[in-house]
RNA sequence: GGGUCGAAAUGGCAAACCCGAGCGAAAGCCGGGGGCGCAAAGUCACGGGUCUAUAAGGAGGAAUCUAUGAUCGCCGGACUGCCGAA
Repeated sequence: GGGUCGAAAUGGCAAACCCGAGCGAAAGCCGGGGGCGCAAAGUCACGGGUCUAUAAGGAGGAAUCUAUGAUCGCCGGACUGCCGAA
């Protein structure tokens, strides 16, 4: 100095749940509290999965179906990154 490694330290993020005369059709998101966990639980919906379809569009006689919506704390991939013992 490096790693597909993860001890210590400093900081960081923040599940469930609670609150909001915040946003949204919904899934979900945002803000405050909270803290299960996380060494990429940082960023990107690119591939797969899952969720939503009372809004808009499309298909259908109808029931219903359909992502362009959501999730990166479901998995994979891409990009970036702090510290430094064994």

Notes
This is a predicted structure of an 86-nucleotide RNA (c-di-GMP-I riboswitch aptamer) from an uncultured bacterium. Its Rfam family is "c-di-GMP-I riboswitch aptamer". Rfam links the family to the GO term cyclic-di-GMP binding. Of the family's consensus pairs, 95% are formed in the model. The coordinates come from a structure-prediction model, not an experiment, and the mean pLDDT is 86.